[in-house]
């Protein structure tokens, strides 16, 4: 080493597929087994036959295998003995061994007890689904037999018909269980990696063998799938062992070292084996520890970033200087973990005990994978060693730039559309740190499934109502019991974990030792209040009896009158009917109206009432019959008989369904007429089902008090219904039962509820858990159907909802105001023209303003200029400002040439101050360089300022207090009153502010003062007759100061108030007229083009200059005006009376010229002096006579005047001539309430010139207002609201398009399961066994017997097959609805009285 033999391969190691189960956990039990270990007693005697290895001969590719011959054993067999053992009918029967060795020791057999281990049984606990409700035939039990190590239907025969189940059986889905782990205050919730206990599995399924133990991971047999080898005949295999490979995947390591330690198997031992294990490797995967340096260091360096340009910040940070050496590197030293075992020596001990045997101790030799590792020492070097996330709020931390609803961010809210602390980058800052952030999962917060610990009137949620089964809960007293309950003891609740203490690694993580606890289970002793059980008693809960009572309670039958309709007849004539208005309809064939008679059906006026009855639905003429319930009084009887009530049963409006009747009125559908953009509606005319009855279904309603039932308790007041007691039979009072209102405590988010609870408690049932999808789909049950009940998910949203608040709004209400309407007057809209705008055109027609609140607006005046626009020509530090340098001395004026001019060139004239005479200064010019200038470029949605508007409307707020959880309210509402939140009164408010009013200006009266340029009464003078002059200060006036008016006085009304009304007086009367004055706010209102200004943009141009053009265009549309259409007028002539202004580059008189514009002229005047300047309408005359005119004046021609450098584009005016439209204006619309409208003229600003515009002035000078119904706007109170960007709001449905998930769907594919039948491998069992057969028996032998084996047969059975079901998934033409989407289409259903109140059920 091969083989025989023994022991072990049932342990250790892996995994979690299956399993919802005695699988696990926990606590028990009885009918068992047990190798090795400990223990008891006894034995170990005598024989026999084989067989591997080996040999020889074969088969096969191989795996392997056949035959011949030989041999051993602790392999195998027989006999003996057998204390004890087992069986027994108690007579008896059965049944063992093995030796090896050198004494000693190791074994073997039987047996006793044990330990440990294992098998079995039981109580309790252990996920989800009822859209799984019935399951079960060996099923449940018995008797007998078989079987097992052992109880048992474990198996079989027979008998019985049981067993399980709403306390969830069966079925389906999911899942290894536990100690524990994570989280949580706990209760819980989630979970079952590592470690430990149990179970199950080993390619899938079945099976046995061996064995003490297996239905056996690295054993066997069979079937199946797969892989490999093959000579095609046949064979081999099973990493869920350790490494490793491939694949899959978001993702998980080395084909390492060692048996040194611990443990296991075998062995007497040495020792061998051990991917158990001990170690190392890889991975920041986790936990713990450490480092990346420390001190000093301000020129606060450079650089970066920001900036208000001053600075700030990064920041003592860096640099620099001085140190340290954890670590790193090098060198040296260097463990513990090792105890044993063996060998040698020595000593001691046990048994009856000699030994070289056994046991113990000491000494010596000797054992380390990790590993020359941990650790220690020395030396050297700040050297190799910092990142990640965030910075809008939550949440610690902010700026710049870029971007411009793009790119992107985002846990939630949400950022981003040109100034982003939210995107990207940078600087800075915050947080954590060898990590940081993200993603996923679980718990928490979440009292958001509520046991602890929630709710249900309106937020989700009370069943439509009752009866009642199971169940749950249950009055008073006594006795008993001890199931619940309480308490003591015993036992268990493994270890680890967790907690506490102590200790060991330098600390910690980690580890060790000890302690405590452990809600639970079992056994046992005790207690007896409470609950339960049992027995007995009681009367108050409940019920019965007696006497009364009210009632649209129910069912059936009968009966009555009014009305509608129809029919008949009479009278009678042209309409009736209907509506917002009409029409359809009916009617001369006689309607409607009226009268009489008749028919028929349905419903019951008044009484009638938050009155009654009923469980609810519901019930209404009257009478009769039958019948249910309720209330009161009396206190007789029963003796807890009660409450609630899952399932179940019954009732249950309307609509609807079936069969048969009935049918007057009403009336879905339907028809017609209207309305309307349409009108499948609202309105009208008709009209069928239906409505009614009988019988049978349906089973739903906003079936509502949106409020389940029962019991008890907890302030009052006031009505009403039905009884009873007291009372003078009146008032009143007590009481029981109903039904309302107000209200305390209390409750409630509030609203509100409040003895009829939504209060305080108890018992029982039902129901809820964000909105939508959806009360839908599928399944089931019910139904004739319609449909009802039960009842999801995918997907989608960040809300949906309740109550209350403040606003806003309403085709809601009440009150009030305003030229808001009405009553009036005059206009606009029609014409022509002027002017502004739109549009169009253009090179340009510059820009802005757009409902009111843009449009004769910015513009109080565009020929050039203005001017911003266009074309062309030019300039570039610039037309304008500051700074620097150089040159110059000016500046300015004049002339010439070119040019359209800007400009360019040339010429003439002219010369500041100081001084040391070098120069300096002021000012100006020219040139140069760069900082810069410049922009009527953009953004009014970045802004300041200014302005408009609501609106001169009467409002808007605050402090303190009070009320409310709060938003908020109160005050400020209410009763009066006012122009007014003006004032009075009241009041949980008291005060105050901004507004109102007043104070200011002006007009109206008077007074005082003053008296020129104004005035002139009286007194004078004069004349051109004019306050011209002297004078005057009276008057007018001027301009300063005062007075005056305050509801002060009187009457009435009113609360005696505020105030209103009338009156007196007064110039003026209730704010005397007018103006200035505009609260908090609204409209992202207007303006970047008045100005200022952030940011962006342009910089030889988007700046600047010049010439010309344009802003003046013209088919057209609109706004605002002027002039008219005429006789209240036009024309001509004559003749009166203003106010307020302006005037020096001005107003400009008289006079003269011109038809006139105007010219000439130049007096006077810086103006109460002079001038503009004539006022006009008016008045007095004459004329025109109703017409396109003697109206009207556009347009056009000609000729002029004026301004101006210049009137062509493009001025105004004049004269003559021309003489258009237009005869009072459709729909519609504007202004005005008194010195106003209307009408008439005058002046001024701007301005060289140019108003029909604007601003102002006076003259003449009306009408009307009943009144607040309506239109518009506003104020206050109230109401509704689904609005809050606030009604120009919100919002619904179809259709069209896109996407998403889902239901149905002819079918099709697959999984799983059941039933019946077929097939029947391996295997053990049963039978047979004629073939084969060493041990034992008989026999001399042959041979036979016993026993065994092969073979065969039978039942069982895996895989497989056939047929038919159930169930779960996938796909599926087509199809249904749903959801989501940007500005789509059609309408407008809802929210307000939403314009027909809305909603629920049904058709």
């Nucleotide at each position: 080493u091969a083989g025989u033999g023994g022991c072990g391969g049932a342990c250790g190691g892996g995994u979690g597929a299956g399993u919802a189960a005695c699988a696990c956990g926990u606590g028990g039990g009885a009918a068992c087994g047990u190798g090795c270990c400990u223990u008891u007693u006894g034995g170990u005697u005598c024989g026999g036959a084989a067989u591997a290895a080996c040999u020889c001969a074969g088969g096969g590719a191989a795996a392997c295998u056949u035959g011949u011959g030989c041999u051993a054993a602790u392999a195998c067999c027989g006999a003996a003995u057998g204390u004890g053992c087992c069986c027994u009918u108690c007579g008896g029967g059965g049944g063992a061994a093995a030796g090896a060795u050198u004494u000693a020791u190791c074994g073997c057999c039987a047996u006793u007890a044990g330990a440990g281990c294992g098998g079995c049984c039981c109580g309790c606990g252990u996920c989800u689904g009822a859209u799984u409700a019935g399951c079960u035939a060996g099923u449940u039990g018995g008797u007998g037999a078989g079987g097992u190590a052992a109880a048992a239907g474990c198996u079989c025969a027979c008998c019985a018909a049981g067993g399980c189940g709403a306390c969830g059986a069966u079925c389906a889905g999911u899942a290894g269980c536990u100690g524990g782990u994570c989280u949580g205050a706990g209760a819980g919730g989630a979970u079952g990696a590592c470690c430990a206990g149990c179970c199950a599995c080993a390619c899938u399924g079945g099976g046995a063998c061996u064995g003490a133990g297996a239905g056996a991971c690295g054993g066997c047999c069979c079937a199946g799938a797969c892989u490999c080898c093959u000579a095609c005949g046949g064979g081999a295999g099973g990493c869920a062992g350790c490494a490793g490979u491939a694949g899959g995947g978001a993702a998980u390591c080395u084909u390492c070292g060692g048996c040194a330690a611990u443990g296991g198997a075998c062995g007497g031992a040495a020792g061998u084996c051990u991917g158990a294990c001990c170690g190392a490797g890889c991975g920041a995967u986790g936990c713990c520890g450490c480092g990346u340096g420390a001190g000093c260091g301000a020129a606060g360096a450079a650089g970066g970033u920001c900036u208000u340009c001053g600075g700030a910040u990064u920041g003592u940070a860096a640099a620099g200087c001085u140190c340290u050496g954890u670590g790193a590197u090098u060198a040296g030293g260097g463990a513990a973990g090792a105890a044993g075992g063996c060998u040698a020596u020595u000593a001691g001990g046990a048994g009856g005990g000699a030994a070289u045997g056994c046991c113990u101790a000491a000494u010596a030799g000797g054992u380390g994978a990790c590993g020359g590792u941990a650790c220690c020492u020395a030396a050297u070097u700040a050297g190799a060693a910092a990142g990640c996330c965030a910075c809008g709020g939550c949440u610690a931390a902010c700026u710049a730039c870029g971007u411009g609803c793009c790119a992107g961010c985002a846990g939630c809210c949400g950022c981003g559309g040109u100034a982003a602390u939210a995107c990207g980058u940078a600087g800075g800052u915050g947080g954590c740190g060898a990590g940081c952030g993200u993603u996923g999962u679980c718990c928490g917060g979440a009292a958001u499934u509520a046991c602890u610990g929630g709710g249900c009137g309106u937020a989700a949620a009370g069943g439509g109502u009752g009866c009642g089964u199971a169940g749950g809960c249950g009055g008073u007293c006594c006795a008993u019991u001890a199931a619940g309950u309480c308490u003591g003891a015993u036992u268990u609740g493994a270890a680890a974990u967790a907690c506490c203490a102590u200790g060991g690694c330098u600390c910690a993580a980690c580890c060790a030792u000890g302690g405590g606890g452990g809600u639970g289970g079992a056994u046992u002793g005790g207690a007896a209040a409470c609950u339960g059980g049992u027995g007995g008693a009681c009367u108050u809960g409940a019920g019965c009896g007696u006497a009364g009572g009210a009632g649209a309670g129910g069912a059936a039958g009968g009966u009555g009158g009014a009305a509608u309709u129809c029919c008949a007849u009479g009278u009678g004539u042209a309409g009736c009917g209907g509506u917002g208005a009409a029409a359809u309809g009916c009617g001369u064939a006689g309607a409607g109206a009226u009268a009489u008679g008749g028919a028929g059906g349905a419903a019951c006026a008044c009484c009638a009432g938050u009155g009654g009855c009923g469980a609810a639905g519901g019930c209404g003429g009257c009478c009769u019959u039958c019948u249910g319930g309720c209330c009161u009084a009396u206190c007789g009887c029963u003796g807890a008989c009660g409450c609630u009530g899952a399932g179940g049963c019954a009732c249950g409006a309307a609509a609807g369904c079936g069969u048969g009747g009935g049918g007057a009125g009403c009336a879905a559908a339907c028809a017609g007429g209207a309305u309307u953009a349409g009108a499948u509606a609202c309105c009208c005319u008709g009209g069928u089902a239906g409505u009614c009855c009988a019988c049978g279904c349906c089973g739903u309603a906003a079936a509502c008090g949106a409020u389940g039932a029962g019991u008890a308790c907890u302030a009052a007041g006031u009505g009403u219904c039905g009884g009873g007691g007291g009372g003078u039979u009146a008032a009143c009072u007590c009481u029981c039962g109903g039904u309302g209102c107000u209200g305390a405590a209390g409750u409630a988010a509030a609203c509100a509820c409040a003895u009829u609870a939504a209060g305080u408690a108890c018992u029982c049932c039902g129901c809820c858990u964000g909105g939508g999808g959806a009360g839908u789909a599928c399944g089931g049950u019910c139904g004739c159907a319609a449909g009802a009940c039960u009842g999801a998910a995918a997907c989608u949203c960040a809300a949906a909802g309740g109550a209350a608040u403040u606003g806003a709004c309403g085709g809601g209400g009440a009150c009030c105001c305003g030229c808001a309407c009405a009553a009036g007057c005059g206009g606009u809209g029609g014409a022509g023209c002027a002017u502004g705008u739109g549009g169009u055109u253009u090179a340009a027609u510059u820009c802005g303003a757009c409902g009111c609140a843009a449009c004769g607006c910015g513009a109080a005046g565009a020929a050039c200029c203005u001017u911003a626009c266009c074309a062309g020509g030019u300039c570039u530090u610039g037309a304008c400002a500051u700074c620097c340098c150089u040159c110059u001395g000016c500046c300015g004026u004049c002339u010439g040439u070119a040019g359209a001019g800007a400009u360019a060139c040339a010429g003439a004239u002219u010369u500041c101050c100081c001084u040391u005479u070098u120069g300096g200064g002021a000012c100006g010019g020219a040139g140069g360089a760069g900082a810069c200038a410049g922009g009527u470029g953009g953004u009014g949605c970045a802004u300041g300022g200014u302005u408009g508007u609501c609106g001169u409307c009467a409002g808007c707020u605050c402090g303190u207090g009070u009320c409310g959880u709060g938003a908020g309210a109160u005050g400020u509402u209410g009763g009066g009153u006012u122009a007014a939140g003006u004032c009075c009164c009241g009041c949980a408010a008291c005060g105050a502010g901004c507004g109102c009013a007043a104070c200011c200006c002006u007009c109206g009266u008077c007074g005082u003062u003053a008296g020129u340029u104004a005035c002139c009464a009286g007194c004078a003078u004069u004349u051109u007759a004019g306050g011209a002059u002297g004078g005057g200060g009276a008057c007018u006036c001027u301009a300063a100061c005062g007075a005056g008016a305050c509801u002060g006085c009187c009457g009435g009304c009113g609360a005696u108030a505020a105030g209103c009304u009338g009156g007196a007086g007064g110039a003026a009367g209730g704010u005397g007229g007018g103006g200035a004055u505009g609260a908090c706010g609204u409209c992202a209102a207007a303006u970047c083009a008045u100005c200022a200004u952030g940011c962006c943009c342009c910089u030889u141009a988007u700046g600047a200059c010049c010439u010309g053009g344009g802003c003046u265009a013209c088919a057209c549309a609109c706004g605002u005006g002027c002039u008219a259409c005429a006789a209240u007028g036009g024309g001509u002539g004559g003749u009166a009376c203003a106010a307020a202004g302006g005037g020096a580059a001005g107003c400009g008189a008289a006079g003269c010229g011109g038809u006139g514009a105007c010219g000439u002229g130049g007096a006077g005047c810086g103006a109460a002096u002079c001038c503009c300047a004539a006022a006009a309408a008016g008045c007095c005359a004459c004329u025109c006579u109703c017409a396109g005119u003697u109206c009207g004046g556009a347009u056009u021609g000609u000729a002029g005047u004026c301004u101006g450098c210049a009137a062509c584009u493009c001025g105004a005016c004049u004269a003559c001539a021309u003489g258009a439209a237009g005869u009072c204006g459709g729909a519609a619309u504007c202004g005005c309430u008194a010195g106003u409208a209307a009408u008439c003229g005058u002046g001024g600003a701007u301005c060289a010139g140019c108003a029909u515009g604007c601003c102002a002035c006076g003259g003449u000078g009306a009408a009307u207002a009943c009144g607040u119904u309506c239109c518009c706007g506003g104020g206050c109170c109230u109401u509704g609201u689904a609005c809050a960007c606030a009604c120009c709001g919100c919002c619904c449905g179809u259709c069209a398009c896109a996407c998403c998930a889902u239901g149905g769907g002819a079918g099709u594919u697959g999984g799983u399961u059941c039933u019946a039948c077929c097939c029947g491998a391996a295997g053990g069992c049963g039978g047979u066994g004629c073939g084969c057969u060493a041990a034992c028996c008989a026999g001399c032998a042959a041979u036979g017997g016993a026993g065994g084996c092969a073979g065969c047969c039978g039942a069982c059975c895996a895989c497989g097959g056939u047929a038919g079901g159930g169930u779960c998934a996938g796909c599926g033409a087509c199809u249904g609805g749903g959801g989501u989407g940007a500005a789509g289409u059609c309408g407008u259903a809802a929210c307000a009285a939403g314009g027909u109140a809305a909603c629920c059920g049904u058709a």